RNA sequence: UUCCGAAAAGGUAAACCCUGAGUAAUCAGGGGGCACAAAGCCACGGGUCCUGAAGCUUCAGGAUAGCCGGGCCGCCGAAG
Numbered sequence: 001u002u003c004c005g006a007a008a009a010g011g012u013a014a015a016c017c018c019u020g021a022g023u024a025a026u027c028a029g030g031g032g033g034c035a036c037a038a039a040g041c042c043a044c045g046g047g048u049c050c051u052g053a054a055g056c057u058u059c060a061g062g063a064u065a066g067c068c069g070g071g072c073c074g075c076c077g078a079a080g
Base pairs, nucleotide, nucleotide: 001079002078003077011036012035016031017030018029019028020027021026034066040072041071042070044069045068046067047064048063049062050061051060052059053058054057
């Protein structure tokens, strides 16, 4: 510098259950472990979902990074 892939170490944590926050989508903590090599960070573009208004597809606000793309950063290891 490049790669995210065999191993090992370490990490994250779906469904579900409990508690709390929120009108809701959903989020936080605990248990749990389906999976993940960016399942790390950023709502920038698209998608999906929720709420409100208008009224039948628009507007506003929100959620989702574990839907896709994009941007930033990067562990172990491997190769040069």